[in-house]
RNA sequence: UAUAUGGAGAGUUUGAUCCUGGCUCAGGAUUAACGCUAGCGAUGUGCCUAAGAUAUGCAAGUCGAACGCCCCGCAAGGGGAGUGGCAGACGGCUGAGCAACACGUAGGAAUCAACCCCAAACUUGAGUAUAGCUCGUCGAAAGACGGGGUAAUUCUCAAUGGUCUCGUAAGAGUAAAGCUCCGGCGGUUUGGGACGAGCCUGCGGCCUAUCAGGUAGUUGGUGGGGUAAAAGCCUACCAAGCCUAUGACGGGUAGCUGAUCUGAGAGGAUGGUCAGCCAGACUGGGACUGUGACACGGCCCAGACUCCUACGGGAGGCAGCAAUUAGGAAUCGUGCGCAAUGGACGCAAGUCUGACGCCGCGACGUCGCGUGAGGGAUGAAGGUCUUAGGAUCGUAAACCUCUUUUAUCUGGGAACAAGUUCUGAGUGUACCAGAUGAAUAAGUACCUGCCAACCACGUGCCAGAAGCAUCGGUAAUACGUGGGGUACGAGCGUUAUCCGGAUUUACUGGGCGUAAAGAGAAGCGUAGGCGUCCCAAUAAGUUCUAGGUUAAAGCCCAAUGCUCAACAUUGGAAUCGCCUAGGAAACUAUUGGGAUUGAGAUAGACAGGGGAGAGGAGAAUUCCUGGUGGAGCGGUUAAAUGCGUAGAUAUCAGGAGGAAUACCAAUGGCGAAAGCACCUCUCUGGGUCUCAUCUGACGCUAAGGCUCGAAAGCGUGGGGAGCAAAACGGAUUAGAUACCCGUGUAGUCCACGCCGUAAACGAUCCCUGCUAGGUGUCUGUCUUGUGAAUAUUUUCCUUCGGGAAAAUUUUUAACAAGGUGGGUGCCACAGCUAACGCAUUAAGCAGGGCGCCUGAGGAGUACGGCCGCAAGGCUAAAACUUAAAGGAAUUGACGGGGACCCGCACAAGCAGUGGAGCGCCUGGUUUAAUUCGAUGCUAAGCGAAAAACCUCACCUAGGCUUGAACUGUAGCUGCAACCCCUCCGAAAAGAGGGGCCCCUUCGAGGGUGCUACAGAGGUGCUGCAUGGCUGUCGUCAGCUCGUGUCGUGAGAUGUAGGGUUAAGUCCCACAACGAGCGCAACCCCUACCCAGUGUUAUAUAUUUCUCUGGGGACUGCCCUGCCAAAACGGGGAGGAAGGAGGGGACGACGUCCAGUCAUCAUGUCCCUUAUGUCUAGGGCUACACAGACGCUACAAUGGUCAUUACAAUGGGCUGCCAAACCGCGAGGUGGAGCCAAUCCCAUCAAAAGUGACCUCAGUUCAGAUUGCAGUCUGCAACUCGACUGCAUGAAGUUGGAAUUGCUAGUAAUCGCGCAUCAGCAUGGCGCGGUGAAUACGUUCUCGGGUCUUGUACACACCGCCUGUCAGGGCACGGAAGUUGCUUUGGCUCGAAGUCCCCGAUUUAUCGGGGCCGAAAGUCAGGGUAGCGACCAGGCUUAAGUCAUAACAAGGUAGCCGUAGGGGAAUCUGCGGCUGGAUUACCUCCUUU
Repeated sequence: UAUAUGGAGAGUUUGAUCCUGGCUCAGGAUUAACGCUAGCGAUGUGCCUAAGAUAUGCAAGUCGAACGCCCCGCAAGGGGAGUGGCAGACGGCUGAGCAACACGUAGGAAUCAACCCCAAACUUGAGUAUAGCUCGUCGAAAGACGGGGUAAUUCUCAAUGGUCUCGUAAGAGUAAAGCUCCGGCGGUUUGGGACGAGCCUGCGGCCUAUCAGGUAGUUGGUGGGGUAAAAGCCUACCAAGCCUAUGACGGGUAGCUGAUCUGAGAGGAUGGUCAGCCAGACUGGGACUGUGACACGGCCCAGACUCCUACGGGAGGCAGCAAUUAGGAAUCGUGCGCAAUGGACGCAAGUCUGACGCCGCGACGUCGCGUGAGGGAUGAAGGUCUUAGGAUCGUAAACCUCUUUUAUCUGGGAACAAGUUCUGAGUGUACCAGAUGAAUAAGUACCUGCCAACCACGUGCCAGAAGCAUCGGUAAUACGUGGGGUACGAGCGUUAUCCGGAUUUACUGGGCGUAAAGAGAAGCGUAGGCGUCCCAAUAAGUUCUAGGUUAAAGCCCAAUGCUCAACAUUGGAAUCGCCUAGGAAACUAUUGGGAUUGAGAUAGACAGGGGAGAGGAGAAUUCCUGGUGGAGCGGUUAAAUGCGUAGAUAUCAGGAGGAAUACCAAUGGCGAAAGCACCUCUCUGGGUCUCAUCUGACGCUAAGGCUCGAAAGCGUGGGGAGCAAAACGGAUUAGAUACCCGUGUAGUCCACGCCGUAAACGAUCCCUGCUAGGUGUCUGUCUUGUGAAUAUUUUCCUUCGGGAAAAUUUUUAACAAGGUGGGUGCCACAGCUAACGCAUUAAGCAGGGCGCCUGAGGAGUACGGCCGCAAGGCUAAAACUUAAAGGAAUUGACGGGGACCCGCACAAGCAGUGGAGCGCCUGGUUUAAUUCGAUGCUAAGCGAAAAACCUCACCUAGGCUUGAACUGUAGCUGCAACCCCUCCGAAAAGAGGGGCCCCUUCGAGGGUGCUACAGAGGUGCUGCAUGGCUGUCGUCAGCUCGUGUCGUGAGAUGUAGGGUUAAGUCCCACAACGAGCGCAACCCCUACCCAGUGUUAUAUAUUUCUCUGGGGACUGCCCUGCCAAAACGGGGAGGAAGGAGGGGACGACGUCCAGUCAUCAUGUCCCUUAUGUCUAGGGCUACACAGACGCUACAAUGGUCAUUACAAUGGGCUGCCAAACCGCGAGGUGGAGCCAAUCCCAUCAAAAGUGACCUCAGUUCAGAUUGCAGUCUGCAACUCGACUGCAUGAAGUUGGAAUUGCUAGUAAUCGCGCAUCAGCAUGGCGCGGUGAAUACGUUCUCGGGUCUUGUACACACCGCCUGUCAGGGCACGGAAGUUGCUUUGGCUCGAAGUCCCCGAUUUAUCGGGGCCGAAAGUCAGGGUAGCGACCAGGCUUAAGUCAUAACAAGGUAGCCGUAGGGGAAUCUGCGGCUGGAUUACCUCCUUU
């Protein structure tokens, strides 16, 4: 610069998150089908299934200008069968077969070619037959045969010959056809062209290795044959080749292409219509004719099927056009015409043409048009909804004005004809003009999310919906209907299939530590792939330029033609590819030459549990022998089995035998991995370092192959101490085929041979390069230093042995520091990762090579193959089921995990409950009813602060029906309502009698009765539709937010740390800084003081008491502890009170779908002469039994009697009730006082104190039960009240397992008051009196809080979940066999037919024989499919059985391999792994 115009996501695993990963959806398309619906036109398109079978008609004939004959006709001419020529090999149909030179593309040489074109030459002379015809014969027919005679462009011979063939040559052989109207049409030969055809080759395009070896004409050669033509194309002989892991051979599937659909593209899928090629024509075989066929509408043979028949024989082939039948979800008319285009024949006229041109049918597709337009509010009626007001359908309709596309009718009326005339199937079509009149014309799917669109009713896990997630169990926007809405529209949905989304097979463009995925190792290594530096050549790859080709149609662009469009025409562009020619030479490659850094070698060192063999050693266990000794030993949570007086265990000595090698020892060493450890020797593999030298890319990886490979297991032979599957016994247990204990066999050991697998793991393939560091450790090497040793020399000393010092030389067993290699750990940056984490030993950044993965289950299974003695291993599916399975991390919850803390939680105490009697409540049972609710803690002296009636909701019986109570309207115009009395009745009710309105503006109003309609009423249902209220965790200390920061995110931080507190209380520290709800405080009562007040208190006052208002306490002060400090703790002073002084009210976010529809309120549903309402009686009070909570006791710390003190809170007019009197008493009479600091309950107390009796007993304890007599309340005490007196005098002598309350004015004990209430208190709520004991402490139980850890839980451990067995269903495997299909080999028989041979002969042919040969038969195999009694496992299925294996330390840590055992999950042995919790120790790292 040109070109290029293009790439969207969502739902679903979880409590939530990120990732992996599948499933599903939105788009486009179709030769489609089905459901509902339907006005018109144009243009395309229409058996995808049975290449199943076909009635009927048509689809290939033509030429008299090749020929003779026959018929009609006066003639011209016409017609007929036959000979002859050309055509019939085209056109049309179909896709069965075919994995192939079939197709596509690009090339090639050894060919043919009728008709057509060009050029040249020739076209001479003779002859014999034959059909038709005629005569005759046979036959039902189809047809056949014989005699006679005839023509030609039929056939034969001769001549010529450039060509061709043979031959060295000479030479030999080899062609023709005529007709004629005189214009022409032909014939033969040669050369060339065009069209067409045959043959060969490179390259390209399906699946399968659970198909690994195939091949005998097979591969090549020679001779011969054969073809138009090359060739094993065929044959004889010779050789033994040829193809194959770059997939031969076999199996399955399939016509190929241009193109079509999709896609951003790369790709993927497809091959219908149109076009090119191929193949086929009922099935199989075969040739003939011909330029061309092994021939769709020709022939021969065989087979199956159908038809005719006189039974002797014949005929046929719609995968041509229509049509029929069958199959199927499904695909059209037995139409018109040769007018056009094209084809055959013909000189031509012309004939033929189901090719073709048209019409018809089908919304099957695409495109176009219409079903009206404008106005129109009373926002009509009606529908639907409603908060009852209204909203919506909705300008929609009606109504007014207008138009006439389309449909209908009338009139006119083409082009397509090329070829002056004539010729039109379509067609009176397209088109034009006019007429009437909104007239003739709208549906389908959807409306929970994805995905645009919402309400009502019905239904009630039913009926049903559903693409996925899911919806439906009484308020369903998800089912069905209605209204409304959304989308598309003559269509709309559904189903099926393909591509897309899906980067979900990843070339573009994925992965493999833990999600699926690195083979157990990689020693020897093949093929293959990849490969260091330099020079040169070549030009295969690569690249550039040019040319050829890439058919047409299609796609794309432009223009044009149908009214537009679809459609069509013309032009252009494009066509990845292949081929040819020429250039370039960087890279790859090839060849040649060189180099050294990769690799290797030589030399010298070094470390090592590397391997194999042989020999040796000590400790320990066991056994044997002997000694000592004398009752137990052993074992366990506890026991028992077992051993032991026939002497065990223990101990000493001696001996035997096998196996393993303590300490050293280590995140230490070696090896490819498995693995390797006492010591010595022999043999042997690998590694590392150092300095030089040498070879010169010799390298890396590695499919297949070879080899090694723990434990268990197998075979043969040994060995056998200990241990120990199996087995036996003892325990445990509901059981215990286990865990624990006692025995104990294979095995463990050795030799040889198999097996070939493990959590064979770093869950991490090998090689090479690059990319910050720090710190350990093992092992080399270099430098420096220290030290040591040896030798020599000198000096000094000497006990003459030697010693000391110095110097020099050599060496390095040791130590330290630094540098540099090779291994092996940890921490950490960048980077990577879903996160966890990895991080120079990569999971970082790159390159090379190999292996492996593609949802979960079925299944590492079945079948097949290979290996193995077996066990089994390797390789390795499918049907079917399912929407998830999974990884990492987060928040919770949980743990028979851990740490810390708190609480009357335990402990320490006191008093109880559980036993008795009684009260009360509940369950259960009973009943006509025993109304209902509450049910672990958090129901059960609870709702109920009072069930004789009432209450009352339950039962029985009797009544009422606009009602017992409420509101409104209308009517009756009724005038009463109401009160009193009588009868009946259990009452309610009913019947009867009597008395009696108000007000007025005169319209009426108020009240009331009856009738009717709206509506009342319901303790009827749903607390799982709700409000309100309440319980509980829990007065536990927690629960959150804003901003910031960290993390992809859920989330985290804050609110983890160190102290401290009753407390998330406070302090310090800190990526957090602040804030809110809780805690605390503010409120009330109380303890002390002060001031004021003084009614009704009081001793008359200074107290006491009441009320009101203040003060006071704040770790304020001192000492002290905790590293410093603070917070805080301990002690002390003062003080009435000291660390929250004591008590109360107050209850965070939330949990329990907690409780209550019967307090009340309330949605929906239900009842309406009853589920409403009134009344009487009954019931809620029942009673074999069980449970909860209480009271009273069991006595002497007591009981009884007598006597004597001291309170507080409260209540009182339908009330409290004094004095006095009566009664044994409950109580009665009585009536003063009091609406209350005044009077009364109430002199208020009781326990306590004092005195007397009782003396340990079923009692002078205890009081149940029962009898008699009473009192009070009340219409009424029978069911069913309380109390009094007398009498009676049960059980009970301190309570099993278990369990409750309480930490100080508390427990315990004593009485008093109040609410409810006519009456009824052992209950509830309050009040005061007397008044203790104990707390070492946090191991354990329960509950709670914080942190941490594991998790397969999240309905959250009352969780989850495994396997057998039993029932139903589904698909699959095995299986005696059986039935098909396909295929191979051998043999038998052998049609037609080509070819060959022989014979005959009239030379046309006939007869005989041979090779090959379809079909058939037979024998033996291979592959594949269906069915199959029965057997095995798998999957699935709301509530079956047995256990509880796994998830927490899952209660024996789990898992892997292997072996044995067992109803089952599983258990045990051996070896391995951490993908194990907890605790301690070691090592290492980080910080100081």
This is a predicted structure of a 1488-nucleotide RNA (small-subunit ribosomal RNA) from a Candidatus Doudnabacteria bacterium. The RNAcentral record of the sequence draws on ENA and SILVA. Rfam family: Bacterial small subunit ribosomal RNA. The coordinates come from a structure-prediction model, not an experiment, and the mean pLDDT is 82.